[in-house]
Context: one part of a larger RNA
RNA sequence: UGACGGAAGGGCACCACCAGGAGUGGAGCCUGCGGCUUAAUUUGACUCAACACGGGGAAACUCACCAGGUCCAGACAUAGUAAGGAUUGACAGAUUGAGAGCUCUUUCUUGAUUCUAUGGGUGGUGGUGCAUGGCCGUUCUUAGUUGGUGGAGUGAUUUGUCUGGUUAAUUCCGUUAACGAACGAGACCUUAACCUGCUAACUAGUCAGGCCGUUCACGAACGGUCGCUGACUUCUUAGAGGGACUACUGGUAUUGAAGCCAGUGGAAGUUUGAGGCAAUAACAGGUCUGUGAUGCCCUUAGAUGUUCUGGGCUGCACGCGCGCUACACUGACGAAGUCAGCGAGCAUGUCCUUCGCCGGAAGGUGCGGGGAAUCUUGUGAAACUUUGUCGUGCUGGGGAUAGAUCAUUGCAAUUAUUGAUCUUGAACGAGGAAUUCCUAGUAAGCGCGGGUCAGCAGCUCGCGUUGAUUACGUCCCUGCCCUUUGUACA
Numbered sequence: 001u002g003a004c005g006g007a008a009g010g011g012c013a014c015c016a017c018c019a020g021g022a023g024u025g026g027a028g029c030c031u032g033c034g035g036c037u038u039a040a041u042u043u044g045a046c047u048c049a050a051c052a053c054g055g056g057g058a059a060a061c062u063c064a065c066c067a068g069g070u071c072c073a074g075a076c077a078u079a080g081u082a083a084g085g086a087u088u089g090a091c092a093g094a095u096u097g098a099g100a101g102c103u104c105u106u107u108c109u110u111g112a113u114u115c116u117a118u119g120g121g122u123g124g125u126g127g128u129g130c131a132u133g134g135c136c137g138u139u140c141u142u143a144g145u146u147g148g149u150g151g152a153g154u155g156a157u158u159u160g161u162c163u164g165g166u167u168a169a170u171u172c173c174g175u176u177a178a179c180g181a182a183c184g185a186g187a188c189c190u191u192a193a194c195c196u197g198c199u200a201a202c203u204a205g206u207c208a209g210g211c212c213g214u215u216c217a218c219g220a221a222c223g224g225u226c227g228c229u230g231a232c233u234u235c236u237u238a239g240a241g242g243g244a245c246u247a248c249u250g251g252u253a254u255u256g257a258a259g260c261c262a263g264u265g266g267a268a269g270u271u272u273g274a275g276g277c278a279a280u281a282a283c284a285g286g287u288c289u290g291u292g293a294u295g296c297c298c299u300u301a302g303a304u305g306u307u308c309u310g311g312g313c314u315g316c317a318c319g320c321g322c323g324c325u326a327c328a329c330u331g332a333c334g335a336a337g338u339c340a341g342c343g344a345g346c347a348u349g350u351c352c353u354u355c356g357c358c359g360g361a362a363g364g365u366g367c368g369g370g371g372a373a374u375c376u377u378g379u380g381a382a383a384c385u386u387u388g389u390c391g392u393g394c395u396g397g398g399g400a401u402a403g404a405u406c407a408u409u410g411c412a413a414u415u416a417u418u419g420a421u422c423u424u425g426a427a428c429g430a431g432g433a434a435u436u437c438c439u440a441g442u443a444a445g446c447g448c449g450g451g452u453c454a455g456c457a458g459c460u461c462g463c464g465u466u467g468a469u470u471a472c473g474u475c476c477c478u479g480c481c482c483u484u485u486g487u488a489c490a
Stems, first nucleotide, its partner, number of pairs: 001490002006485008016474002020438005027325003031321004035316002043054002065311005071305001076119005086113001089108002092105003123299002126297003132293001134287003137283003144183003148179002150159003162174001164173002188276005194242002198239004204233006210225007245269001247264006327431001331390007344376002351370003355366004397428001402423006444466008
């Protein structure tokens, strides 16, 4: 000095508690992990910091695993064989999963590309993440870290970096043997909110006038008009800017502050909300299966290279984790009504698809539009609202498991890709001990879009819609930080 441990005092956090909300844990199913099984069920990761993670939704490919079959893509050098031929390819039959001349029979073909041996390469989702780079995660979302000059000490070291108040903050105020600085925090960047002020818009609209139609009845109302004209920019879009600085007032704090609380104004007063970025020091955290990053080891032609066929990763006495659907009446099922915001879309290897027709549905088919603020698309979404039936009965709750049939994607659907129709109708009557997440447009309910994707979401990343209860605190539990103390320890 402090990886660590004891004690005391402060401070902080919904990965802590309190007050609550939604749950999970119980059921069925989906999915990941273990175990068991298996030719193989490839493998990494195992407290937070493994387990709907590897962007890991695997029918082939992927693919690393298993059962088998081809090929050489063995550079280059040296030596050999060798133009009287080093070698290559092949019909048919046998053989084979195979229309692999793989091998055999049989002969033709080719012409220095190769073949044999040695050295040496190359390839490898082979090993080693405990040899490494890079990247990521975590310690650690907290406030922490460092040197110059000066002071103290023989020195390691210390002060600065602090008794106190305050802050989300080593943030400030102040104290002061320190002074003046750097990184981090903040500032910054992105995004959501405001602008009747500027710039504009036939890819956005509004108003007016045309034109057409409907209604009432004599000039009105409503609707339509890829569009016929003019004006404008409130709505929409997006550039330049502005705007908040806790402004003003009061209270409180104190000798004076930093600040805190309430009200007013304001689009906005929790750091305005939410993200991004993010120091020093570390971990023998993860990744050699991201890489033509990579050391060493292994293998290298009967291959751990590569490709083809089939199987597996999906297997089921069982245990654990993330989830979906439910257990109904605040509901289920009909009918009607009614509103979003993020997106995305084929240079022809056929993407997004309107509309017409056929079909109960899934879907099929024919014209079209769109490299898109123009078309799909106002994505007319779902929960929701109105109304009717049901009437508390495992029931019209629930929809697992099966059977049959029809479609779709794909070369291929069996171990059922998915969708649809009819039938079947299991557990489940609100879940023990435990335990997760969460403070406002938040939790929760509800759907939509993107990613993956030929096909396939119960996943994930975004988006809007409806929208609570309860704190606005504490250090009791769990942890983290700081200070003091004491000794033991390195």

The part of an RNA shown here (small-subunit ribosomal RNA, 3' major domain) has 490 nucleotides and comes from Eunapius fragilis. Rfam family: Eukaryotic small subunit ribosomal RNA. RNAcentral holds the full RNA, with entries from SILVA. Lineage of the source: Eukaryota > Demospongiae > Heteroscleromorpha > Spongillida > Eunapius. The prediction has a mean pLDDT of 80.